A computed fold for a 478-nucleotide part of an RNA from an uncultured prokaryote, annotated as small-subunit ribosomal RNA, 3' major domain. Its mean pLDDT, the model's own confidence on a scale to 100, is 82. It matches the Rfam family "Bacterial small subunit ribosomal RNA". The RNAcentral record of the full RNA draws on ENA.
Context: one part of a larger RNA
RNA sequence: UGACGGGGGCCCGCACAAGCGGUGGAGCAUGUGGUUUAAUUCGAUGCAACGCGAAGAACCUUACCAGGUCUUGACAUUCUGAGAACUUUCCAGAGAUGGAUUGGUGCCUUCGGGAACUCAGAUACAGGUGCUGCAUGGCUGUCGUCAGCUCGUGUCGUGAGAUGUUGGGUUAAGUCCCGUAACGAGCGCAACCCUUAUCCUUAUUUGCCAGCGCGUAAUGGCGGAAACUCUAAGGAGACUGCCGCUGAUAAGGCGGAGGAAGGUGGGGACGACGUCAAGUCAUCAUGGCCCUUACGGGUAGGGCUACACACGUGCUACAAUGGUUGGUACAGAGGGCUGCAAACUCGCGAGAGUAAGCUAAUCCCACAAAGCCGGUCCCAGUCCGGAUUGGAGUCUGCAACUCGACUGCAUGAAGUUGGAAUCGCUAGUAAUCGUAGAUCAGCACUGCUACGGUGAAUACGUUCCCGGGCCUUGUACU
Numbered sequence: 001u002g003a004c005g006g007g008g009g010c011c012c013g014c015a016c017a018a019g020c021g022g023u024g025g026a027g028c029a030u031g032u033g034g035u036u037u038a039a040u041u042c043g044a045u046g047c048a049a050c051g052c053g054a055a056g057a058a059c060c061u062u063a064c065c066a067g068g069u070c071u072u073g074a075c076a077u078u079c080u081g082a083g084a085a086c087u088u089u090c091c092a093g094a095g096a097u098g099g100a101u102u103g104g105u106g107c108c109u110u111c112g113g114g115a116a117c118u119c120a121g122a123u124a125c126a127g128g129u130g131c132u133g134c135a136u137g138g139c140u141g142u143c144g145u146c147a148g149c150u151c152g153u154g155u156c157g158u159g160a161g162a163u164g165u166u167g168g169g170u171u172a173a174g175u176c177c178c179g180u181a182a183c184g185a186g187c188g189c190a191a192c193c194c195u196u197a198u199c200c201u202u203a204u205u206u207g208c209c210a211g212c213g214c215g216u217a218a219u220g221g222c223g224g225a226a227a228c229u230c231u232a233a234g235g236a237g238a239c240u241g242c243c244g245c246u247g248a249u250a251a252g253g254c255g256g257a258g259g260a261a262g263g264u265g266g267g268g269a270c271g272a273c274g275u276c277a278a279g280u281c282a283u284c285a286u287g288g289c290c291c292u293u294a295c296g297g298g299u300a301g302g303g304c305u306a307c308a309c310a311c312g313u314g315c316u317a318c319a320a321u322g323g324u325u326g327g328u329a330c331a332g333a334g335g336g337c338u339g340c341a342a343a344c345u346c347g348c349g350a351g352a353g354u355a356a357g358c359u360a361a362u363c364c365c366a367c368a369a370a371g372c373c374g375g376u377c378c379c380a381g382u383c384c385g386g387a388u389u390g391g392a393g394u395c396u397g398c399a400a401c402u403c404g405a406c407u408g409c410a411u412g413a414a415g416u417u418g419g420a421a422u423c424g425c426u427a428g429u430a431a432u433c434g435u436a437g438a439u440c441a442g443c444a445c446u447g448c449u450a451c452g453g454u455g456a457a458u459a460c461g462u463u464c465c466c467g468g469g470c471c472u473u474g475u476a477c478u
Base pairs, nucleotide, nucleotide: 002477003475004474005473007472008471009470010469011468012467013466015462016461019425020424021423022422023421026316027315028314029313030312031311032310033309034307035306042053043052064302065301067299069297070296073125077124078122079121080120081119082118083117086103089100090099091098092097107114108113127291128290130289131288132287136285137284138280139279140278141276143274148187149186150185151184152183153182154163155162156161167178168177169176193268194267195266196265198236199235200234201233202232203231209224212223213222214221239262242256243255244254245253246252318418322377323376324375325374326373327372328371334365335364336363339358340357344353345352346351384415389410390409392407393406394405395404431454432453433452434451435450436449437448
C1' cells in the first nucleotide's frame, strides 16, 4: 500500500421489512447426477453448471457402439498415362461396393496440344469433434451499469509511498458546488444513438372515409374527397426554463403553475482498470504433443430416448373468482413462392379433394383468448382433474418397431393447496389471457424470443440477513 475483522461511522440495492404470486407435496415435460449398457458421444458443475452449447437426436445430424468395408484416401496442390463429360439396363449385396452392359464423341486449337471433368498410378502430403482453455488468439460469463480506476507536472517523505481522489454539502453517479499543496488530464458516469408518449409540416397507395353522390341483404363495395386515423421522412417539445419556500448569496432540495410528458419522462443498446490460471482447442483460428492399412474415410443397423433412485427448471391441476354449453365483442407484432392458402364439397374430427388470390399496408396464415349475456352443475375424488392403457384413424417422410405429432371412442390414476426450507416482482410491473416467430419434411415447444388484452397489493422504515461503495481503526497476513 492492500486484504481481512462475529471493529466503528455514513450510504445504496426487491437486501430485509410491507405485500402479491409461486417452488418444495401430486402427475407429466425437460436438463443433470447416479446406475445400467456393446454404446448410453462430448462439453458446462456454488452464486456465475443443471428447458445450458442444442433456434428443433426416427435416417441424416452424430462426434458413440458392434458389424461388414477403403488406404494418396470424402476434400486441396503437383506430376504421368488413359478416357470427353455424362448416360441406359442387369446381376450379387443390408448398403458401402464389386461385376457386366447401352447410348454419347462435345468446347477452344498455331493440329503439337489445351480447358473442364472422370478413371488409374506416383511422391510430397491430405485427414483427426484425438490431448493440453494450466501454452494461446478471438468470443463470453461474473463482481456490476457498481462508481470507480489511473496519469503528467508540482509538493511532502531517506524510502516503500502519500497528495490530487481526503474534508463540508449534494447527486442515480469521482454528479455538481464550496474549501483545499495542489493544478490539470485520461478511461469510466452523463449526453450524443434506437424506441415509446404529444404536436406540426410534407407525402396520399395497397392504408383512411368526415362531408357529397351511386349501389347492396350487408361491407370503403364504387365515383370521389385529402379532413381524421395510420404509415414514414423532416422538425418542435423538457432545460429545474418560470414562481414560491429552503439552502451558505453555491450546488441542490421541497411545493406549485403551465404542459402530452417534470426533474435521468418509460424502455433498450452501450459494461472503466481489473478479479475468478472462470468458460470455450467440439463454432473458428492456433503453438506443442499424439494417430497415419488408423485415433483417418465411406456404409447399413443400433445408441444419444435405458431406469431401484436423487436434484434443478417448468407445465397441468387439486376446482364454484370454477367446470361445461349456446350466443356475442375488442388487439398488437410477425411469417409466406420447394411458400401462405380463401371459398366450396366430403369427414364427428385430425384432415382430404378441388382451387381463387398473393413475390404482400392489396391475398393468405387468422375465429385472438381471458371478457360480456343466458342455460346447467351444487361441494362430491364430483359434469373437478387429466396421467395411464386398449381399439380405430390422420399427416409428414425412402422409412414412425426401437423412437414422431395429432384426431375420435373407451379407460379414467395421483391429486382436497403441499414439512423444514426457498424464489420472483415496486406499475402498465406482478398475476392472468391468448397471438406470432426462429430452428424445421415432420416433431417430443409445457422451452426460448417477441407481441398485445385484462390488470392489482404494498413500501412504517434501515435494527437485523445478503451483496456493494466511501472514510476510519486493529492485525502475528501481504